This is a predicted structure of a 133-nucleotide RNA (c-di-AMP riboswitch aptamer (ydaO/yuaA leader)) from a Fimbriimonadaceae bacterium. The prediction has a mean pLDDT of 81.
[in-house]
RNA sequence: ACUCAUUCCUGGCCUAAUGCCUCGAAAGAGGUAACGGGGGACCCAGUCCUUGGGGUGAACUGCCUGCGAAGGCAGAGAGUGGUCUUUGGCUCUAACCCGACAGCUAACCUCGUAAGCCAAUAAGCAAAGUCCU
Repeated sequence: ACUCAUUCCUGGCCUAAUGCCUCGAAAGAGGUAACGGGGGACCCAGUCCUUGGGGUGAACUGCCUGCGAAGGCAGAGAGUGGUCUUUGGCUCUAACCCGACAGCUAACCUCGUAAGCCAAUAAGCAAAGUCCU
C1' cells in the first nucleotide's frame, strides 16, 4: 500500500415490524401513538366438512424429466432506492402456525412490531410520462 473478515457509528433496502414515555444500577418490565394480523352479529353468501379444515405471507397453477431428491418450461404473483403508470432488464416464488375449529361481519375481544441484507462503475437497474419535495 492492497485484499479479506469482524465490531461500532452513520446512511439506506425489504417488511406491518416504527416513535415516544414511565419504572429499574442493569437485565428487563409496563404504557401510549402509529402501522399490521386474527376471532367475532343481523343481513348477505354458502352445500362443503379423513380426500379433514383453516391462518400469516408475493411465495400459486399446469406440463415435462427423474426411483427419489430435485431440475426444466409456461402462465400467474412479488422486489427493484421520493409517488404512480407503461415498457424492458435483473432477482424471488420460501418458511412457519392453529389443532377438529373459524365465510362476510357492527359493537366487542385479542395478537405482532421479528428476522434478513447493502455501503457499490453498480445489488444507487434503464427509458418515457406524471405528481411531490
Its Rfam family is "c-di-AMP riboswitch aptamer (ydaO/yuaA leader)". Rfam links the family to the GO terms cyclic-di-AMP binding and regulation of gene expression. The sequence was found by an Rfam model in a public genome assembly.